Overview
The part of an RNA shown here (large-subunit ribosomal RNA, domain IV) has 338 nucleotides and comes from Hymenobacter sp. CCM 8763. The coordinates come from a structure-prediction model, not an experiment, and the mean pLDDT is 87. Its Rfam family is "Bacterial large subunit ribosomal RNA".
Context: one part of a larger RNA
């Protein structure tokens, strides 16, 4: 010096990002126990007291009895009686998630996942859906109170407006549209034939080859409706009341519709340490309000909520070497070789 352990005057969180670590609490019996609450809880709430040993003292229970246990009484000892060891610290307020569970094997255990609940949607059975080239298998030896997919996430109160875009569902009159059908025509070829002395050139049947217009032709798309617990979206400017301020009110532009209830400087607030109140001597955090919501908002759920949590945040009591600020003691390591 390092690791582990023990003690400490006075103070007692002044330490620190933060009481991290340590200390403290701790058993049994008796007593006593608040807000809140889903009436089950909360609760071991909190808080307080007792605890050893002796007795041919009294009583009770069991037993024939010895005796054992319990209650009471009387007494005895120590600094100390759950005499060592083992054995909750507690309270207040808030965020998130209802809860028990699950998870990043070896840096994350959580507010993430799951969950019971609620909803939408698909599927009539050779089900939908999934695996497989197929046979076949799962679904299920099930049958819509079933099975698959997606979202939400106990419970309470609720869940507003928009179908213009995208998606999905339905519709089939019209437009567009593939293969295919169709084949008007066109091109090449030439037996023949016109012109020409010839070279050549013009026309050109049938057949063959190639090409090909009109017309017919499904779904889809366009189109017409529906649908938001489908993906999603949910305005601006100007003026106005007898102090001022503000604007219930009016005007105007735009939109598919302009954010309802509730909540709000929030796990969301940039400006911001917003402003006011509380707590502190002093509080960028915290709690309660306000609303000017940069950029909350209703199953990408909204707002509450008892209980629960090795969760996160703030405060308090107790307690302490965390600290003021150090000190003392013990065990092991250290140096060399292996």
């Nucleotide at each position: 010096u390092c690791a582990c352990g023990g003690c400490c005057a006075a103070g007692g969180a002044a330490c620190u990002c933060g009481g991290c670590a340590a200390a403290a609490u701790g058993g049994u019996c008796c007593u006593g126990u608040a807000a809140c609450u889903u009436c089950g809880g909360g609760a071991g709430a909190a808080g307080g007291g007792a605890c050893g040993c002796u007795u041919c003292c009294u009583c009770g229970u069991g037993g024939c009895a010895a005796c054992a246990c319990g209650a009471g009484a009387a007494g005895c000892c120590g600094c100390a009686g759950u005499g060592a060891a083992a054995a909750g610290g507690c309270c207040c307020a808030g965020g998130c998630g209802a809860c028990u569970g699950u998870u990043u094997a070896a840096c994350a255990a959580a507010a993430a996942c799951a969950c019971a609940u609620g909803g939408c949607u698909u599927u009539g059975c050779u089900a939908a859906c999934g695996c497989g080239u197929a046979a076949g298998c799962g679904g299920a030896c099930g049958u819509a109170u079933a099975a698959g997919g997606c979202c939400u996430g106990a419970c309470a109160c609720c869940u507003g407006c928009c179908c213009g875009g995208u998606g999905c569902c339905g519709g089939a009159a019209g437009g567009u549209u593939a293969a295919g059908a169709g084949g008007g025509g066109a091109a090449c070829u030439u037996a023949g034939u016109g012109c020409g002395c010839a070279a050549g050139u013009g026309c050109g049947a049938a057949g063959g080859u190639u090409u090909g217009a009109a017309u017919c032709g499904a779904a889809g798309c366009c189109c017409c409706g529906g649908u938001a617990a489908a993906c999603g979206g949910c305005g601006g400017c100007c003026g106005u009341a007898a102090c001022u301020a503000u604007a219930a009110c009016g005007g105007u532009c735009c939109u598919a519709a302009g954010g309802u209830a509730g909540c709000g400087a929030a796990a969301u607030u940039c400006c911001u340490u917003g402003u006011c109140g509380g707590g502190u001597a002093a509080g960028u955090u915290c709690c309660g309000a306000c609303c000017u919501g940069c950029a909350c908002g209703a199953a990408u759920g909204g707002u509450g909520u008892a209980a629960c949590g090795a969760u996160c945040u703030g405060g308090g009591c107790g307690c302490u070497g965390u600290c003021u600020c150090a000190g003392c003691c013990g065990u092991g390591a250290g140096c060399u070789c292996g």